[in-house]
Context: one part of a larger RNA
């Protein structure tokens, strides 16, 4: 000297961009953070409009008894590719968003292999979508419970479930023949067995359904090599090492199990302690190197605490399920309910870290034919001088060197063109008009931010300068006060009666809307 997610002290005009719990992965009141499709289905409601009956006002004809046309308005039945929805279903709630606890690991970064895989939605191709059947929510009664919820009987749909028909292509079983490779092996070819598919709707233009290859995209295994500290850890290891042979698995494989072997790691540091997610970068360095991983981006872990499965194309699942253990909490004592390391936002903890804000207009994601819903992602806006930048508090003239104030050798010297004064100017704040771009693929229509940004005029020097430091390193000195006191102080050291080093005050130096200090790194 340079840097920081920074504290602190004083001080403090504006704007743009960032960026803001490093501490307790400490516990959380409220609210919102994941829904959507009625073009998959059967109820329910509402309801344009229709059909029925019954009829008010009023016209019309009468022999004055009544006939008749009307149709307010009312009962009831139907009712849309009209509207809404508990519930069956379908996608999607594995995406986005948070967080670093654990992890020294194939955990991360790299460069390789999978002849050992899997992949919803999308995209290509090829073929098929007959023709049946049994429930069952919902709903109606009926009963349990304080409550969360939950039995029992009865009905009923579907793109929910289930048998059957098809079956080149598809898997599975054993053999054969070519071709080729990198050792188990890999393609390709024909022929036997043996399994196993679907779901329909339509405005006839489409939409969707099953199988099967390829594609894409996304994953998931291996492997080399690289990745902190300590030997005041030196031996460590029974599914522990290898085999064979099952299981399982999307697949490899002690991943698991039975049997048989007795290996296997390890001074090239195993183990076994202690810290820590990792990278891309980021900060210092001339670089080598150090040091750091917040914000953005990859990637991996977790989700109160431990286990576990279940659905699924994908999860052992933050806003799912169980079951355990702390805690909260509600009961009628028999039993329940809950998980901010999502946005805000409360306590605590702290030297320290924001609003219980506004929209989905836009980007982006989920559904759904679409319209449109849903989105604390996002996109703004509020507060922090916390960081960067940028800009401003004015400009010019003015010596009677004014008044004060410091000083003084009492002349005078600084303070000083400074200030009055006179003459401009209006950046920024404040007023007043106008007034966006971000928004579009036929046209209209759509903007939270925002009346913002940004343009215009009017108007006044007015609203707007602090901090540190002055012995030496180190730019900048004088007086008073105080007397080894009271104090500075980063090293050196100042203070014991003249202190340029303590305090003040006048002046001077440097930064600047900041200036000091602490604190970590280079």
């Nucleotide at each position: 000297g340079g840097a920081u997610g920074a504290a602190c002290g004083c001080u403090g005009g504006c704007g743009g961009c960032g960026u803001g719990c490093u501490u307790a992965a400490c516990a959380c009141a409220u609210g919102c953070a994941a829904g959507u499709c009625g073009a998959a289905c059967g109820g329910g409601g509402c309801a344009a409009g229709g059909g029925a009956c019954c009829a008010a006002a009023g016209a019309c004809c009468u022999u004055c008894g009544g006939g008749c046309c009307g149709g307010c308005g009312g009962u009831u039945c139907c009712a849309a590719a009209g509207c809404c929805u508990a519930g069956u279903g379908g996608c999607g709630g594995a995406c986005g968003g948070g967080u670093g606890a654990g992890u020294a690991a194939c955990g991360c970064g790299u460069g390789g292999g999978c002849a050992a895989c899997c992949u919803g939605c999308c995209c290509c191709a090829u073929a098929c979508c007959g023709g049946g059947g049994g429930a069952u929510a919902a709903c109606a009664g009926c009963c349990g419970g304080a409550a969360a919820c939950g039995g029992c009987u009865g009905c009923u749909a579907a793109u929910a479930c289930c048998g059957c028909a098809u079956a080149a292509g598809c898997g599975c079983c054993a053999a054969a023949u070519g071709c080729c490779g990198c050792a188990u092996g890999g393609c390709a070819u024909g022929g036997g067995g043996c399994g196993g598919a679907a779901a329909a709707c339509u405005c006839c233009g489409g939409u969707g359904g099953u199988a099967u290859g390829g594609g894409a995209u996304g994953g998931g295994c291996c492997c080399g090599c690289g990745u902190c500290u300590g030997a005041u850890u030196a031996g460590g290891c029974a599914g522990u090492u290898g085999g064979c042979g099952g299981g399982g698995c999307a697949g490899c494989g002690g991943c698991c199990c039975a049997c048989c072997a007795a290996a296997c790691c390890g001074a090239c540091g195993a183990u076994c302690a202690g810290u820590a997610g990792c990278c891309g970068g980021c900060c210092u360095g001339a670089g080598a190197g150090g040091g750091c991983g917040g914000c953005c981006g990859g990637c991996c872990a977790c989700a109160u605490u431990g286990g576990g499965a279940c659905u699924g194309a994908g999860a052992c699942a933050c806003g799912g399920c169980c079951c355990a253990g702390a805690c909260u909490c509600c009961u009628g004592c028999g039993g329940a309910a809950g998980g901010c390391a999502g946005c805000a936002g409360u306590g605590g903890g702290g030297a320290a870290u924001a609003u219980u804000g506004c929209a989905c207009a836009a980007u982006g994601g989920g559904g759904g034919a679409a319209a449109c819903c849903c989105u604390g992602a996002u996109g703004c806006a509020g507060c922090g001088a916390c960081g960067c930048c940028g800009c401003g508090u004015g400009g010019g003239u003015g010596a009677a060197g004014a008044a004060g104030u410091a000083u003084u050798u009492c002349g005078g010297u600084a303070u000083g063109u400074a200030a009055a004064g006179c003459c401009c100017u209006a950046u920024c704040a404040g007023c007043a008009g106008g007034g966006a771009a971000g928004a579009a693929a036929a046209a209209a229509a759509u903007g939270a931010c925002g009346g913002u940004a940004c343009c215009u005029g009017a108007c006044u020097a007015a609203g707007a300068a602090g901090c540190a430091c002055c012995g030496g390193c180190u730019a900048a000195a004088u007086a008073c006060g105080u007397g080894c006191c009271a104090g500075c102080a980063g090293c050196c050291g100042c203070g014991g009666u003249a202190a340029u080093a303590c305090g003040u005050a006048u002046g001077g130096u440097g930064c600047a809307a900041g200036c000091g200090u602490u604190a970590u790194c280079c």
A computed fold for a 522-nucleotide part of an RNA from an uncultured bacterium, annotated as small-subunit ribosomal RNA, 5' domain. The prediction has a mean pLDDT of 85.